RNA sequence: AGCUUAGAGUUUGAUCAUGACUCAGAUUGAACGCUGGCGGUAGGCUUAACACAUGCAAGUCGAGCGGUAACAGAUCUAGCUUGCUAGAUGCUGACGAGCGGCGGACGGGUGAGUAACGCGUAGGAAUCUACCUAGUAGUGGGGGACAACAUGGUGAAAACCAUGCUAAUACCGCAUACGCCCUACGGGGGAAAGCGGGGGAUCUUCGGACCUCGUGCUAUUAGAUGAGCCUGCGUUAGAUUAGCUAGUUGGUGGGGUAAAGGCCCACCAAGGCGACGAUCUAUAGCUGGUCUGAGAGGAUGAUCAGCCACACUGGGACUGAGACACGGCCCAGACUCCUACGGGAGGCAGCAGUGGGGAAUAUUGCGCAAUGGGGGAAACCCUGACGCAGCCAUGCCGCGUGUGUGAAGAAGGCCUUAGGGUUGUAAAGCACUUUCAGCGAGGAGGAAAAGCUAGUCGUUAAUAACGGCUAGCCGUGACGUUACUCGCAGAAGAAGCACCGGCUAAUUCAGUGCCAGCAGCCGCGGUAAUACUGAAGGUGCAAGCGUUAAUCGGAAUUACUGGGCGUAAAGCGCGCGUAGGUGGUUAGUUAAGCGAGAUGUGAAAGCCCUGGGCUCAACCUGGGAACUGCAUUUCGAACUGCACGGCUAGAGUGUGUCAGAGGGGGGUAGAAUUCCACGUGUAGCAGUGAAAUGCGUAGAGAUGUGGAGGAAUACCGAUGGCGAAGGCAGCCCCCUGGGAUAACACUGACGCUCAUGCACGAAAGCGUGGGGAGCAAACAGGAUUAGAUACCCUGGUAGUCCACGCCCUAAACGAUGUCAACUAGUUGUUGGGGAUUCACUUCUUUAGUAACGUAGCUAACGCGUGAAGUUGACCGCCUGGGGAGUACGGCCGCAAGGUUAAAACUCAAAGGAAUUGACGGGGACCCGCACAAGCGGUGGAUGAUGUGGAUUAAUUCGAUGCAACGCGAAAAACCUUACCUACCCUUGACAUGCCAGGAACUUGCCAGAGAUGGCUUGGUGCCCGAAAGGGAGCCUGGACACAGGUGCUGCAUGGCUGUCGUCAGCUCGUGUCGUGAGAUGUUGGGUUAAGUCCCGCAACGAGCGCAACCCUUGUCAUUAGUUGCUACAUUUAGUUGAGCACUCUAAUGAGACUGCCGGUGACAAGCCGGAGGAAGGUGGGGAUGACGUCAAGUCCUCAUGGCCCUUAUGGGUAGGGCUUCACACGUCAUACAAUGGCGCGUACAGAGGGUUGCCAACCCGCAAGGGGGAGCCAAUCCCAGAAAGCGCGUCGUAGUCCGGAUUGUUCUCUGCAACUCGAGAGCAUGAAGUCGGAAUCGCUAGUAAUCGCGGAUCAGCAUGUCGCGGUGAAUACGUUCCCGGGUCUUGUACACACCGCCCGUCACACCAUGGGAGUGGGUUUCACCAGAAGUAGCUAGCCUAACCGCAAGGGGGGCGGUUACCACGGUGAGAUUCAUGACUGGGGUGAAGUCGUAACAAGGUAGCCGUAUCGGAAGGUGCGGCUGGAUCACCUCCUUU
Repeated sequence: AGCUUAGAGUUUGAUCAUGACUCAGAUUGAACGCUGGCGGUAGGCUUAACACAUGCAAGUCGAGCGGUAACAGAUCUAGCUUGCUAGAUGCUGACGAGCGGCGGACGGGUGAGUAACGCGUAGGAAUCUACCUAGUAGUGGGGGACAACAUGGUGAAAACCAUGCUAAUACCGCAUACGCCCUACGGGGGAAAGCGGGGGAUCUUCGGACCUCGUGCUAUUAGAUGAGCCUGCGUUAGAUUAGCUAGUUGGUGGGGUAAAGGCCCACCAAGGCGACGAUCUAUAGCUGGUCUGAGAGGAUGAUCAGCCACACUGGGACUGAGACACGGCCCAGACUCCUACGGGAGGCAGCAGUGGGGAAUAUUGCGCAAUGGGGGAAACCCUGACGCAGCCAUGCCGCGUGUGUGAAGAAGGCCUUAGGGUUGUAAAGCACUUUCAGCGAGGAGGAAAAGCUAGUCGUUAAUAACGGCUAGCCGUGACGUUACUCGCAGAAGAAGCACCGGCUAAUUCAGUGCCAGCAGCCGCGGUAAUACUGAAGGUGCAAGCGUUAAUCGGAAUUACUGGGCGUAAAGCGCGCGUAGGUGGUUAGUUAAGCGAGAUGUGAAAGCCCUGGGCUCAACCUGGGAACUGCAUUUCGAACUGCACGGCUAGAGUGUGUCAGAGGGGGGUAGAAUUCCACGUGUAGCAGUGAAAUGCGUAGAGAUGUGGAGGAAUACCGAUGGCGAAGGCAGCCCCCUGGGAUAACACUGACGCUCAUGCACGAAAGCGUGGGGAGCAAACAGGAUUAGAUACCCUGGUAGUCCACGCCCUAAACGAUGUCAACUAGUUGUUGGGGAUUCACUUCUUUAGUAACGUAGCUAACGCGUGAAGUUGACCGCCUGGGGAGUACGGCCGCAAGGUUAAAACUCAAAGGAAUUGACGGGGACCCGCACAAGCGGUGGAUGAUGUGGAUUAAUUCGAUGCAACGCGAAAAACCUUACCUACCCUUGACAUGCCAGGAACUUGCCAGAGAUGGCUUGGUGCCCGAAAGGGAGCCUGGACACAGGUGCUGCAUGGCUGUCGUCAGCUCGUGUCGUGAGAUGUUGGGUUAAGUCCCGCAACGAGCGCAACCCUUGUCAUUAGUUGCUACAUUUAGUUGAGCACUCUAAUGAGACUGCCGGUGACAAGCCGGAGGAAGGUGGGGAUGACGUCAAGUCCUCAUGGCCCUUAUGGGUAGGGCUUCACACGUCAUACAAUGGCGCGUACAGAGGGUUGCCAACCCGCAAGGGGGAGCCAAUCCCAGAAAGCGCGUCGUAGUCCGGAUUGUUCUCUGCAACUCGAGAGCAUGAAGUCGGAAUCGCUAGUAAUCGCGGAUCAGCAUGUCGCGGUGAAUACGUUCCCGGGUCUUGUACACACCGCCCGUCACACCAUGGGAGUGGGUUUCACCAGAAGUAGCUAGCCUAACCGCAAGGGGGGCGGUUACCACGGUGAGAUUCAUGACUGGGGUGAAGUCGUAACAAGGUAGCCGUAUCGGAAGGUGCGGCUGGAUCACCUCCUUU
């Protein structure tokens, strides 16, 4: 001697919670992309246990043996010149092949098989163990062979056969036997081998004997090591695998093995295993450990280490101490190779290496120097074990790629608001350093041994040999050009990768334009992309960086630690009950659980702590701790358990009483419907939103009487009762279950829960037989409708009813499992008991059943002693949505179908509660010319004008429901003009800058359609200056920057505008409530035109809106009177005086505030009525438009980003077009006439305009107009006669004396010019039209209607528009309905907000999947055939050295034969699994397909569940159920006052 628990994105308009998906971390035997300096260290076929060329990986011993093929030496011989060549001799060193010994069972590889005593851990008894250690005893004497070799033969080869010779530590007997083995306890059985060194005495056949040492051998005992066997516990998934098993389970007796055992055999018995998961299927070597994690866990089993299994596939044994044997044997099979075709050979999952497979994994290297192994006495030999090197950024660790200084903040790049910023002290420059790499030189350690010599000790008779120790000498390195050190030169040779929308650190520009592309999730991209691509800059990591794959984590998202089930996924429909789980109180015992101690074990390595060694680190190494486990043992006895004995509080039994639609059977009653018969009676009945089908003059319906038959039981009746649930209703009788209560007695834990199991289980449905009144799926008809397989109506069959038998499901719901205990209350009600009271009066207790509510719980809603609170026991169930409660399989069913119950694929959500809006064919209240009541119109006619459409060279463009369409346009003949055609210009019609020339300007002629072009005349100005000259302005020419664009984008914008809407709303601060979004305030009661005001109130205040302040109009006053006015005078005349009283003008004031009175209201706000007043309750009108909505409108008013054009999309000119015309729509004008037309006469305004103008009088013309010229820059003059009106006359209901279109003709005016294409006048012409279908518009008082007048634009052109006044109504009961709006409330699956959302069929494309006549494989079971090699048994054939026997022969052995077992193989029948299959079923996905509209609002027939039936489809209908239904009414209860 341990460490210390992090979250984020995505469902929504927003919120909370549920829930899944995704990310940030760590890791890897990795791979891929880009890049790559050095070193250390580790690692490196995860796939085909696929096939393998070549080389190597197991040999060694001559000190076991016979020997001598090769090499070397020696000796000898021959050729022959010292020497060379050839031969001989095993003489020596050595040694091929062989006999023999030991080793090839280790080491090395791989993970196919195996779910198993295979592995791990802890134990056990019935065993063996070569070499090694220790001990005891021995090692005597014989025999016969076989290789090699030789000869002969066969064969291509591999190899083999025959004959002959021979040795041993090869083989076999004999002797001996302490111990050993067997035994019936008497006895019996069994062994050996030698070899090497040295030697004094003695002996010798001279070889030796003998002695001694060493080593071997035999027997045996013990140890050590290794191995075999048995057992407890642990060891993946599937029950859509539930039953398996005949040697199977046990016994007895044998056999077999080293050893227990059905391991094998005979007989006997009928057992054994299994829900605590047998059997079967799939997958998998196991472990120490490794990765991750706070931990518990989860995943994993490369390298290293332990065990197992395997060695081309399958089977088999032999040898041996050990194998059923990787580099041994035999057989079978597949494959490969050789072959002379007859036969043979082989097994890299050893090290390298090759092919193949694969995303992917290295050298046919060096060495036995070290460590280890085999053999040997040793030297030594062998060793792809191992030590090293090579390749690879595969991982980990370390180092470097320079350091300091350096602002002109260089150049270049990028950005820019054009100033600058940034890259950036970065670079350059200057001054230094030299790690690493490079070159050169030096240079450890890994080496210890062995050998030789000497000394000493042991042994011995021995100074010999051998062994130990000490000293010296000699001497062994693959790596290796080692590590390391020094020197040399020079910044020299050494930086990349990913990312930059959020998560997540880091942003700009350009290109692209829903394209190309990106993407881990959310999501980016449709012309200003921080998200694509590139660049600049930045951020992160760094010799690496990213991506992909995989594991754990985050994920409390399988929850042991540590989750849930009313509505989110989730309580079985309900009960009884088995196994199991769990269990009241008490005494003593026991010790299984439990607690403590000790002992053994938990291999090493690893992790952790602490030392040490490589310069550090990685790495290596010493010590420790730990290994949470298992076993044995001792102690303890509270708690749980086991067994035993008591108790009565749980549970049960008995007794009395009570309530009840509890269940089954039988009987019976009245009302009603229908039908039948008869009577009365006549034309309808029935039905609906309205109708029709239907019934009825053959007499219905109605009514009376009688009868038949079936089903259901009004009132009582009730958030009343009973039952486990489903469910149960007239009354009476019989049988029967349960419950409550009261008091006592008894039993004595007998209890609770409950997998499997069993019973019950609405409706619909099924079978058989009845029954059938009403109702009523299907069906028929009638309606409705675009259709209507529906809703509505008329009929109507199954069915509904009964009996018996099935089915077994429901929104079978309280969406809430059962049991027990505890935890505030209040109220109602049902049953029982007690007490009490005058009183069913009050109190209390118990069992139910309802409403509210405290604490607490809950995501919220809500629950709240009847819990969803606090606890305990047991069961069931959930783990994202869809696919799907589906497929397949099993079980059940007559069927319908039920139950159990997946996967592929697909999506990033699906779902809950609550919030704010919006919406509703929901509710309540209120307002508005919204309806109603009225007046007048539009829609019909003709014309004008705008639009659509069509047309065109062009008919320029915009505006498009309300809120475009007499709109932009307050004036298109040219111009305007933007369009078209034609002809021209190119620094440009216009601006600024530069250069050169010239004053500017101007006259005339020619060509041309004109723009334009050519020629030509006159002319020299202004300012400064003495002059020279300069400057300003203008014109011409030139080059370039640039101009120009009514080109695009109003969805890039500013500004302006429309609209909801002059609607009464929209918000904020603080406080309070809520986890939160939010709420409150702003709601409520009144009131108002108004969120106007008052009252109340967890709110108190405030802001933008409302109102007021402003303008105008209505009354009065004051001031001021010219051009105004005139009570006065005067005149033809406000003409002239005089005046400013009045009118008027235009400035300042006053006035109106519910101020006063009455009523009402709540003593308020206010409302109603009245008075006064010119005006009365905002007096009338205008201006004024909150927060916001509509990507509303406008780039063609203007401004402006971006894009586009630049001899044209710019500019100029002429002509044309915007004025077209089968048609449709909008807005107007004029009419259709008598309230009128026409003619004559006559009266009264207001507001404006006028010098390029308005134009008087007067004259001419029928008129438009012309002439004329006074006045007026305007309260002075002019336009300018107002018209309707009034008076008189005429017309007499007609296509007219209405109406005026159209056309002809003649003119006038404006203008350069009226052809396309102006306005007006005269004469003539005289169309449609006789009040307008469906539908629709405006208006509430000086308004509608009607009448005329003026202005802007403008040369001219007004039925348009903006103003002005004259005349001047009708009606409003009222808010049911239509439309729009406001407030409150309710439902919602909507939030792009109902123009919303959304369902199903059909059609098309793609994807996965089920069925499918079958087809092809794999695995496996059963039956049968067959039977290689091998082993065992038998054996009458054949052969046979050792032993016995004198011999014959025997014993023993071998070959052959045969039997049993058995691999491969074959046949048949199954089971299971995979692939495939014409066709077929549904499912999923897919920007703009078809048909409908089922659901969400009362979704327009409330919806949903189960079931049956029908239909293109959603779906409809019947029966029963649920509220997870809106609205209205009633009843009951609670709370507050």
A computed fold for a 1537-nucleotide RNA from an uncultured prokaryote, annotated as small-subunit ribosomal RNA. It matches the Rfam family "Bacterial small subunit ribosomal RNA".